[in-house]
């Protein structure tokens, strides 16, 4: 220099509790281990999730306000996937 079948030190940490943030989604701290070879870091495509503020319909209202459902990301997810980037140790060529 290439590359991660297998093994090890050392790493992260999913559910589920507890504090905080957030309208949620979710996010973070601590506890906690179901995994993970980039589960390291980037929202650029494609999913998926939320839907405050925005919009539409309907209900009821004299008129507002108020219910109920729909859309809608500029919110969210790097542990849905693809792609960009950096990279420890040790096997192995």
């Nucleotide at each position: 220099u290439g590359u991660u079948u297998u093994a090890a030190g050392g790493g992260c940490a999913a559910a589920c509790c507890c504090g905080c943030c957030g309208a949620a989604a979710g996010g973070u701290g601590g506890g906690g281990a179901c995994g993970c070879a980039a589960a390291g870091c980037c929202a650029c495509c494609g999913g998926u999730c939320u839907a405050a503020a925005g919009g539409g319909u309907u209900c009821c209202u004299c008129g507002a306000a108020g219910a109920a459902u729909c859309c809608u990301a500029c919110g969210a997810u790097a542990g849905c996937g693809g792609g960009g980037u950096u990279g420890c140790c040790a096997g192995u060529a």